[in-house]
RNA sequence: UGCAGAGUAGACAGCCGAGCGUUAAGUGCUGUGCGGACGGGGAGUUGCCGCGCAGACGAAGGUUUAUCCCGCGGUUUGGCAGUCGCAUCCCGCUGCC
Numbered sequence: 001u002g003c004a005g006a007g008u009a010g011a012c013a014g015c016c017g018a019g020c021g022u023u024a025a026g027u028g029c030u031g032u033g034c035g036g037a038c039g040g041g042g043a044g045u046u047g048c049c050g051c052g053c054a055g056a057c058g059a060a061g062g063u064u065u066a067u068c069c070c071g072c073g074g075u076u077u078g079g080c081a082g083u084c085g086c087a088u089c090c091c092g093c094u095g096c097c
Base pairs, nucleotide, nucleotide: 002096003095004094005093010084011083012082014080015079016078017077018076019075020073021072022071029055030054031053032052033051034050035049036048040091041090042089043088061070062069
């Protein structure tokens, strides 16, 4: 100098558990504002995530003495194992030459 490789946050779907809603919140969609995170270091998007506001759409209840029970919700969360995984650029690290 060249070639190859490793590693994060996180995202997704599965199983188990605990909740919330079923008097419709939540989830998902659009617009807008603010904020955050993005391999060990630096930079960092038109990508990602969160929150606020606005808008459109929109549901599965049953049973019971009962708050239980059986369901339902593109529901929240914890654990487990899995898949994917630095947008990108520079440097670094490991191996080989």
Model confidence (mean pLDDT): 77 of 100.
Predicted 3D model of a 97-nucleotide RNA (THF (Tetrahydrofolate) riboswitch aptamer).
The sequence was found by an Rfam model in a public genome assembly.